Predicted 3D model of an 83-nucleotide RNA (c-di-GMP-I riboswitch aptamer).
[in-house]
RNA sequence: AAUUUUAAAAGGCAAGUAUGGUGAAACCCAUAUACGCAAAGCUUCCGACCUAAGGUAUACACUAUGGUAGCGGGGCUGCAGAG
Numbered sequence: 001a002a003u004u005u006u007a008a009a010a011g012g013c014a015a016g017u018a019u020g021g022u023g024a025a026a027c028c029c030a031u032a033u034a035c036g037c038a039a040a041g042c043u044u045c046c047g048a049c050c051u052a053a054g055g056u057a058u059a060c061a062c063u064a065u066g067g068u069a070g071c072g073g074g075g076c077u078g079c080a081g082a083g
Base pairs, nucleotide, nucleotide: 003082004081005080012037013036016033017032018031019030020029021028035070041076042075043074045073046072047071048068049067050066054063055062056061
């Protein structure tokens, strides 16, 4: 240093819930707690999914330019152990 992730975790993240806030909504943000996570760090590039303000002009619909990275894959970077 390539490679690798059986066990462990100094340090880290935080589902759901409660309260408050932003937003048309989905979502998101803050605080508390802790379901879990070895990339649950970053990135919508691909697929999937959620929402439909605006638009289509008739519409119980469709549509992302809005979202989900804790849905899967790809890209970039990092901690610890093994080596």